[in-house]
């Protein structure tokens, strides 16, 4: 910094010992154990690589749809918890809805 996606899914144990959920502001979780490391186990299916079907092809490949899950990532509390900016909406600083912005992950 460009693309894509973000209402779905999936947690045990060991060691550690108090904080965590990105920022605001709410609401959670948390000694019945937060963080952090480590096993092993699952999840997805972004990339690579398999398979099988189609399309194109200069016959070398290629671009698409499935399927599976081997490798490199991510992820296994709550919709990216909501939420914060701006538009609809209304008496309304109110419900509610749409969009951005930030964040997260994957490819470049």
């Nucleotide at each position: 910094c460009u693309u894509a996606u973000c209402c779905a899914g999936a947690a045990a144990g060991a060691c550690u010992g108090a904080g965590g959920g990105a920022a605001u502001g709410g609401c959670c979780c948390u000694g019945u154990g937060a963080u952090g490391u480590c096993u092993u186990a699952g999840c997805a299916a972004c990339c690579u690589g398999u398979a099988u079907c189609a399309g194109c092809u200069u016959u070398g490949g290629u671009u698409g749809a499935u399927a599976a899950a081997a490798g490199g990532u991510g992820c296994u509390a709550a919709u990216u918890c909501c939420u914060g900016c701006u538009c609809c909406g209304g008496c309304a600083u109110a419900a509610g809805g749409a969009g951005a912005a930030a964040g997260a992950u994957a490819a470049g």

The RNA shown here (SAM riboswitch aptamer (S box leader)) has 108 nucleotides and comes from uncultured Mucilaginibacter sp. Its mean pLDDT, the model's own confidence on a scale to 100, is 84. Its Rfam family is "SAM riboswitch aptamer (S box leader)". About the family: The SAM riboswitch is found upstream of a number of genes which code for proteins involved in methionine or cysteine biosynthesis in Gram-positive bacteria. RNAcentral holds the sequence, with entries from MGnify. Taxonomically the source falls in Mucilaginibacter (Bacteria, Pseudomonadati, Sphingobacteriia, Sphingobacteriales).